[in-house]
This record gives sequence, structure tokens and C1' cells, in this order.
RNA sequence: GGACCGGUAGCUUAGCUGGAUAAAGCGCCUCCCUGUCACGGAGGAGAUCGCGGGUUCGAGUCCCGUCCGGUCCG
Repeated sequence: GGACCGGUAGCUUAGCUGGAUAAAGCGCCUCCCUGUCACGGAGGAGAUCGCGGGUUCGAGUCCCGUCCGGUCCG
């Protein structure tokens, strides 16, 4: 330098062929339970999806550029 894969909540991941409110687990907060903790139960907060553009009635998803990580080739 080239090709491919990936970047979505604090962490790990899902998101089908664009379609309505972006989902789950762990963690965090509150309450219940308990003599206390843990476990268990109930509820809650938290991501404008790496960044910037474009297409579209509509983009996490498609297109272009760019940054970061990984694998392979030279």
C1' cells in the first nucleotide's frame, strides 16, 4: 500500500429483505424480603448505533469519505 471483518448503554452482544417505541445479559440505582450481607422478587436510569456527508417518505441497516481495532496478501 491492497482486500476482508468489526466499532450499538459502564462491559459483552443481538438487530432478519431499510419500516414505527434500538433489544438482551452482566453491572448500576430504588424498594420488598433478611437480625445484616448474599440469594431471590418488583421497579427504574442509562446508547441520537465511531465520526462527517449522501440516497430515501423512512437508515443501526444502503452508498461515499474518514478515524480506530483485528485478520490476510504484498
The prediction has a mean pLDDT of 80. Predicted 3D model of a 74-nucleotide RNA (transfer RNA) from a Minisyncoccota bacterium. It matches the Rfam family "tRNA". Rfam links the family to the GO term triplet codon-amino acid adaptor activity.